[in-house]
Notes:
The prediction has a mean pLDDT of 81. Predicted 3D model of a 72-nucleotide RNA (transfer RNA) from Thamnocephalis sphaerospora. Its Rfam family is "tRNA". Its family is annotated with triplet codon-amino acid adaptor activity in the Gene Ontology. Taxonomically the source falls in Thamnocephalis (Eukaryota, Opisthokonta, Zoopagomycotina, Sigmoideomycetaceae).
RNA sequence: GCCUCUUUAGCUCAGUGGCAGAGCGUUCCGCUCGUAACGGAAAGGCCGGUGGUUCGAUCCCGUCAGGAGGCA
Numbered sequence: 001g002c003c004u005c006u007u008u009a010g011c012u013c014a015g016u017g018g019c020a021g022a023g024c025g026u027u028c029c030g031c032u033c034g035u036a037a038c039g040g041a042a043a044g045g046c047c048g049g050u051g052g053u054u055c056g057a058u059c060c061c062g063u064c065a066g067g068a069g070g071c072a
Base pairs, nucleotide, nucleotide: 001071002070003069004068005067006066007065010024011023012022013021018055026042027041028040029039030038048064049063050062051061052060
């Protein structure tokens, strides 16, 4: 220098062109003599930035940035 992949909740990751999910974690409640476990509930993300396509973009396209890998 070129190419590919990746960026979604505190962490690890799903996800589909039509209001964004799970597990773990956190908080509260229940259960218990108490703790853990278990059961229930809640909070938490304008989906990396910016343009474009579209009636509508987390999803498709361009570009920039961060991360990973390959080639030279």